Source information:
A computed fold for a 74-nucleotide RNA from Malonomonas rubra DSM 5091, annotated as transfer RNA. The sequence is in RNAcentral, with records from Rfam. Lineage of the source: Bacteria > Thermodesulfobacteriota > Desulfuromonadales > Geopsychrobacteraceae > Malonomonas rubra. Rfam family: tRNA. By type it is a transfer RNA. From the family's description: Transfer RNA (tRNA) molecules are approximately 80 nucleotides in length.
[in-house]
């Protein structure tokens, strides 16, 4: 350079035959438990769905280009 896969919270990922508030488990936060801590329990917080454009009533989910990151041919 071709070609195939990834990109969703501070991490690790689900969700992708469009459909309704975007999810989980860690991890920080607060609280309860404890004589203190850890373990455990309860809550709340936490996203431009990698970006821009298109289709469509309605896009994380299709097209499309464009970074990034990975494997493959050469």
């Nucleotide at each position: 350079g071709g070609c195939c896969c990834c990109g969703u919270a501070g991490c690790u990922c689900a969700g992708c035959u469009g459909g309704a508030u975007a999810g989980a488990g860690c991890a920080g936060c607060a609280c309860c438990c404890u004589c203190c801590u850890a373990a455990g329990g309860u809550g709340a917080c936490g996203g431009u769905c990698g970006g821009g454009g298109g289709u469509u009533c309605a896009a994380a989910u299709c097209c499309u280009c464009c970074c990034g990151g990975g494997g493959u041919c050469g």